[in-house]
């Protein structure tokens, strides 16, 4: 250089063909049991979905550039 795939929460991952409040688990915090601590159990906070733009009533999803990770091919 083409071309492909990924970037959503402090981490690992969902979100089926675009649909109305983006969720789990782990981790944190509080709280309940316990003598304490771990372990269970409950709850609580936590995202503008890698960044701009576009199409659209309606974008994590669909277009375009762009930025980073990986891969293939010359």
């Nucleotide at each position: 250089g083409u071309c492909c795939c990924c970037g959503u929460a402090g981490c690992u991952c969902a979100a089926c063909c675009g649909g109305a409040u983006a969720g789990a688990g782990c981790a944190a915090c509080a709280g309940a049991u316990u003598u304490c601590u771990a372990a269970u159990c409950u709850g609580u906070a936590g995202g503008c979905u890698g960044g701009a733009g576009g199409u659209u009533c309606g974008a994590u999803u669909c277009c375009u550039c762009u930025c980073g990770g990986g891969g293939a091919c010359g």